[in-house]
RNA sequence: GCGACGUUAGUCCAGUCUGGUUAAGACUCUGGCCUGCCACGCCAGUGACCCGGGUUCAAAUCCCGGACGCCGCA
Repeated sequence: GCGACGUUAGUCCAGUCUGGUUAAGACUCUGGCCUGCCACGCCAGUGACCCGGGUUCAAAUCCCGGACGCCGCA
C1' cells in the first nucleotide's frame, strides 16, 4: 500500500442480511424486601448504537468518507 472482519451501557453480548411503535438479555451499580449483621435470594430503578455526511416518510440497520482494533496479502 491492497483486501477481509469488527466497533451497541462500567463489562459481555443479541439485533444489521430483510429499515418501522419504547434497542433485548446477563453481570456490575443504586434503592427496597428478606436477615441479629453480611452474603444468597426476590422486587424496582439508572445507563448504550465509534465520528461526519448521504438516501428515505422513517437509519443501530442501506450507501460514501474518516477513526480505532484485529487478521491476511505484498